RNA sequence: CUGUCCGAGGGGCGCUGCAGUGCAUGAAAAUUCAUGUGCGAGGCUCGGACAGGUUGUCGCAAAUGCAACGGCGCCCAUUCCCC
Numbered sequence: 001c002u003g004u005c006c007g008a009g010g011g012g013c014g015c016u017g018c019a020g021u022g023c024a025u026g027a028a029a030a031u032u033c034a035u036g037u038g039c040g041a042g043g044c045u046c047g048g049a050c051a052g053g054u055u056g057u058c059g060c061a062a063a064u065g066c067a068a069c070g071g072c073g074c075c076c077a078u079u080c081c082c083c
Stems, first nucleotide, its partner, number of pairs: 001052009010076006018043001020039008042069001
């Protein structure tokens, strides 16, 4: 750095539907694209574990600190201020 899994980022209901994806159809020339339809708003960030790759000299411990974001509408919770 990449991939997978787990956890956290307070919740509930509804809507749209990009990515992604199931199904159907068609075309192309063959692992691609298009159309329709269903699902689809933690897909992001942080932490941990595992696996792989790369790089290089650092590693361990302690202290301090510990988030930023997440389409639209409504509701609940929490914090602060005012009445």
Notes
The prediction has a mean pLDDT of 77. SAH (S-adenosyl-L-homocysteine) riboswitch aptamer from uncultured Halomonas sp., 83 nucleotides, folded computationally. Its Rfam family is "SAH (S-adenosyl-L-homocysteine) riboswitch aptamer". For this family Rfam cites "Riboswitches that sense S-adenosylhomocysteine and activate genes involved in coenzyme recycling" (Wang et al., Mol Cell, 2008). Rfam links the family to the GO terms S-adenosylhomocysteine metabolic process and regulation of gene expression. Lineage of the source: Bacteria > Pseudomonadota > Oceanospirillales > Halomonadaceae > Halomonas.